[in-house]
RNA sequence: GCCGCCUUAGCUCAGUUGGUUAGAGCGACGGUUUUGUAAACCGUAGGUCCGGAGUUCGAAUCUCCGAGGCGGCU
Numbered sequence: 001g002c003c004g005c006c007u008u009a010g011c012u013c014a015g016u017u018g019g020u021u022a023g024a025g026c027g028a029c030g031g032u033u034u035u036g037u038a039a040a041c042c043g044u045a046g047g048u049c050c051g052g053a054g055u056u057c058g059a060a061u062c063u064c065c066g067a068g069g070c071g072g073c074u
Stems, first nucleotide, its partner, number of pairs: 001073007010026004019057001028044005050066005
């Protein structure tokens, strides 16, 4: 230099052919229970989906530019 893949909650990840509310588990916080802790059960908060632009009635999802990471080739 070229090619491919990845980036979504604090962490690990899902998200269908673009479609009407962005989700799960773990973690955090609160409650029930317990003499107390843990476990279990119930609930709550936490995101504008790596950044920007474009297409579209509508974008996490498609296109382009850029950033970061991983791998391969020369």
The RNA shown here (transfer RNA) has 74 nucleotides and comes from candidate division WWE3 bacterium CG22_combo_CG10-13_8_21_14_all_39_12. The organism belongs to candidate division WWE3, within Bacteria. Its mean pLDDT, the model's own confidence on a scale to 100, is 80. It matches the Rfam family "tRNA". It is annotated as a transfer RNA. Gene Ontology term of the family: triplet codon-amino acid adaptor activity.